[in-house]
Context: one part of a larger RNA
Molecule: small-subunit ribosomal RNA, 5' domain
Organism: Homalomena aromatica
Parts: sequence; C1' cells; structure tokens
RNA sequence: AGAUGAAUGCUGGCGGCAUGCUUAACACAUGCAAGUUGAACGGGAAGUGGUGUUUCCAGUGGUGGACGGGUGAGUAAUGCAUCAGUACCUGCCCUUGGGAGGGGAACAACAACUGGAAACGUUUGCUAAUACCCCGUAGGCUGAGGAGCAAAAGGAGGAAUCUACCCAAGGAGGGGCUCACAUCUAAUUAGCUAGUUGGUGAGGUAAUAGCUUACCAAGGCGAUCAUUAGUAGCUGGUCCGAGAGGAUGAUCAGCCACACUAGGAUUGAUACACAGCCCAAACUCCUAUAGGAGGCAGCAGUGGGGAAUUUUCCCAAUGGGCGAAAGCCUGAUGGAGCAAUGUCAGGUGGAGGUAGAAGGCCCAUGGGUCGUGAACUUCUUUUCUUGCAGAAGAAGCAAUGACAAUAUCUGAGGAAUAAGCAUCGGCUAAAUCUAUGCCAAUAGCCAUGGUAAGACAGAGGAUUCAAGCAUUAUCC
Repeated sequence: AGAUGAAUGCUGGCGGCAUGCUUAACACAUGCAAGUUGAACGGGAAGUGGUGUUUCCAGUGGUGGACGGGUGAGUAAUGCAUCAGUACCUGCCCUUGGGAGGGGAACAACAACUGGAAACGUUUGCUAAUACCCCGUAGGCUGAGGAGCAAAAGGAGGAAUCUACCCAAGGAGGGGCUCACAUCUAAUUAGCUAGUUGGUGAGGUAAUAGCUUACCAAGGCGAUCAUUAGUAGCUGGUCCGAGAGGAUGAUCAGCCACACUAGGAUUGAUACACAGCCCAAACUCCUAUAGGAGGCAGCAGUGGGGAAUUUUCCCAAUGGGCGAAAGCCUGAUGGAGCAAUGUCAGGUGGAGGUAGAAGGCCCAUGGGUCGUGAACUUCUUUUCUUGCAGAAGAAGCAAUGACAAUAUCUGAGGAAUAAGCAUCGGCUAAAUCUAUGCCAAUAGCCAUGGUAAGACAGAGGAUUCAAGCAUUAUCC
C1' cells in the first nucleotide's frame, strides 16, 4: 500500500446492486415451513328437491414426504479433489415387444357395548375397492439337465375414444462399491495389529469383500513416518503478490456429515429418515400420581452469550409435490422492512462580485491573512416538497401483479433540504501564537514535556481524504 461477513469513536443527504449470529451444535413461548387425490373405494353430513345435480368431511387405497430448506458438531480418511474401474440397484421419464383370463377371504370407516382425567384404547357385528390371497398363462429367473419359482385393475364418457395397470428388453438421469495419487502439526508419539494378513467350507448382500462365522497357515503395516496425540468439514474459489508462493474456505456452486444425546430397526425404488417409529439418558411441560406430551443446526421471533436485522407481503413470476384437469399446498422462491456493512453513481449549487467592508488571528504597527470567501446581483433545479399520467415483468381467445398507487414521464414552487473526520517534529502533504512548566499529557518507531514546547492543551490558519474519516483486530 491492498484486503475484511468486521467492530468502535465522531459525523451523516440520496439512489442502484450486493451482504448481514464469525460467539453458546446453548435453551426455546407463539405462529407458520408437506401435502394432495371423490376420474381407485364404501360411507356420513350440508344444501336443493319431483327426478337429477352440487359442496364438504373422517376413514381404506395410491403417490409424495429420502426433494427443497438449515448447520459445520464430528471426520486427517468409511471424507474431498483428480484419474481410472465394475461384481451391482434404479420409483417417476423415453423407446420397443407382449399381456391384461378365472375365483376367494378379510380389515378400517360404521353400529353396539365398554376402559381411561387425558393421550389413547379393548370386545362383538356388518361392508367396498386400482387394498390382500389362490389358480391359470410367460422369448423372465434359478438350474448341467429333468424340473421348479414368479404378473396384472380398473376408471371417465351417451358413444367415438381417452387414461391408468402387469411382464420383459434397451436408454437417460441418479445411486452403491473398488483402485491409484494428492490432502495440516508434533518423534518431548517408534513400534502397531488376533478378525489382525491370507486360504478353504458355510452364511450374507442389490453387488465385491474377514462383511460374518468354523477350521488351517502366520502373516500384514512401519523413518517413503505406521501407531498415538492435537487441530480441521473438502473443493471450485477468495485476498495479497510481477511471479514463485503465502493466507483463507462468509455469500454463490459441487460433494460429505449431522438433526436434543446414544443405539436400533420398520416401510420403501431410494432412509437406518430434521418437522416418522421403538428403547435408554438428560432437560422442559401436563396430570385425577395410575400415566402421558415435546425436540427451531426450517422462516420470523424470545432468553442467554455477544459487535451483529422483521413474530412482514404474496404464490403474480421461476421451480417443486399431488391431481385427467380446474386446482390445492409450497417461510423454496419472488418481494418489502432494518443496518453507510461493502461497492458503484450523482449531489450539497453555477456565473459575476474589492469599499479587499465588519470581525477573528498574526505583526517588525507599515501591514499581512481568513478572502471572491461572505454580503449583494443574476441564473439553474440533479436532489427536495407537491400535483397529472403511468409500465415491462403475463407466458397472447379472455382473465390473472405480492412488489406498487413502485420504476419512469410531465407540470408547479423555491438556493431552497444536504460536510465532516483525522492530521500539521522526522518517516509524511501541512505552521504560528497563547497557556502549562519532567506537572498535566502525547506516542506506530525515534522520542517530546524541567519558563520562549513547530511533538501536551486551546485558538485562528494549513494539508489529505470525503458521506465518510480515523482507530482497533486479522491476512498478505
């Protein structure tokens, strides 16, 4: 000199775009953040009623909830980055070829009784389906072969027709696993390892494998740093630097890990699952003391710690889930609010104006300087105040805008509403006077201050930056 997710002091007019718990992965009141489907199904209710039609609801079924959003505790390699590989899986989507035959038994809802303070249940009875089961069928699977095993569902419509379902093959995208190399510090950590290294048999997985197990062998790693300890999410990137390199990993993007703490599985194409389940521990709450409920590292917000923002608007756009669709949901997202936190842009007026006024400061008392600065004259209106008009973003038959009575445009008014901070001994741009008297104080270093202090304090003047300036912290 440059930089920062910065903070502090003084000051502060405006707009665009960004950014905003770096600390306690501390505890959380309240509200919201994942539903949807009546064109799968039987019921119930409301309204209308002559029939029909419509709307809503709990339940069964399907699909989604494994995405999106948050955080960085753990992790020094089960991670990440780069380069290779295969013994595997894949819902929805695309392409292709086939198929969708015949039967059956239940369980919710509901009804009746009943237990409990509640949370929530027990028993008996009835019932539907794209829920479940059996048989048949198969260019699939297993197997050397004989042989064995495994599918399906309908719905809408007056109809044409549309749509959904099952099996197989291929694809796309996604995921699992393996190898090599690279990846901080310490030797005041030198030896480590028994499922440990390899083999055979068996089990197991979607798949390879000591992944697990029985037996057998005694191996495997290590100064090219094993093991142990400390610290740490990794990367694209970011900052500095001519580069080499050093530091760093906020925002944005990719991967990983976690979801009060520890463990476990269930469902499912995918989880060992943030707003799912079970068990245990801690904490909080309710209770009729028998027993129950909860998990903001989602968005706001509260207490605490601390330097660090609103319990805001909308699904209009983009995207996601469900649905045939209309549509519903979406604290994702789009916006607004707060903050000079950063960056960029523009402004705080322009021209004329010497009696060089008054006043301040200095003085050699002649004057010098603040200073064309002000006053004064005239002009302009970016901003400001107040009116008129008024979008694009909407994706085209039409309708649909949170932002927003915004951006922008066009009138009226009037210089009107708008400059500070630090420094002035040298480094380092900028000097005098007064007061103080090794006191009070300054200070980044050298140092200054003991009666004429250019270094402290004040004054008037000067210098640098400027809506900022200076200090502190950190990096190069």